[in-house]
RNA sequence: AUAUGAAAAGGGCAAACUUGCUGAAAGGCAAGGGCGCAAAGCCAUGGGUCUAAGGUCUUUAACGACUACGACAGCCGGUUACCAUG
Numbered sequence: 001a002u003a004u005g006a007a008a009a010g011g012g013c014a015a016a017c018u019u020g021c022u023g024a025a026a027g028g029c030a031a032g033g034g035c036g037c038a039a040a041g042c043c044a045u046g047g048g049u050c051u052a053a054g055g056u057c058u059u060u061a062a063c064g065a066c067u068a069c070g071a072c073a074g075c076c077g078g079u080u081a082c083c084a085u086g
Stems, first nucleotide, its partner, number of pairs: 002086004012037002017032006035074001041079003046076002048072003054067004
């Protein structure tokens, strides 16, 4: 430098769910919890997914349709790195 994650050490993260706070919602934050994870670290300016307050269209109005400037990294992707082995 590069490939791999069988075993090991030190450990790390934390799904569902519950409670509180926050947000129009999706979601986020904190505590408990522990399904899992070798990048479940980071990146939302690549693809994808969720939401639709505001806006546009329709409508008498409501309903409805579209829309990200709001989100998701534990979907793919990009990128950096610990330990061990080759």
Molecule: c-di-GMP-I riboswitch aptamer